RNA sequence: UCAUGAACUGGCGAUGGAGUUCGCCCGGAACCGCCCACCAAGCUGAUAACUCCUGUUUACGU
Numbered sequence: 001u002c003a004u005g006a007a008c009u010g011g012c013g014a015u016g017g018a019g020u021u022c023g024c025c026c027g028g029a030a031c032c033g034c035c036c037a038c039c040a041a042g043c044u045g046a047u048a049a050c051u052c053c054u055g056u057u058u059a060c061g062u
Base pairs, nucleotide, nucleotide: 010025011024012023013022016053017052018051019050020049021048033043034042
């Protein structure tokens, strides 16, 4: 320097993707919104927090 093999480099924070920060969990875990006995109906938000993108909603202008 090249080739081959093995192991490790984890997951989550109510609906998508990325970066940063914070918190939680060790797998029968963390997590899985509110209201209602249940059903039906209704309400807020794409963030845990910040920023950007996408989607959705409202108002105005072209």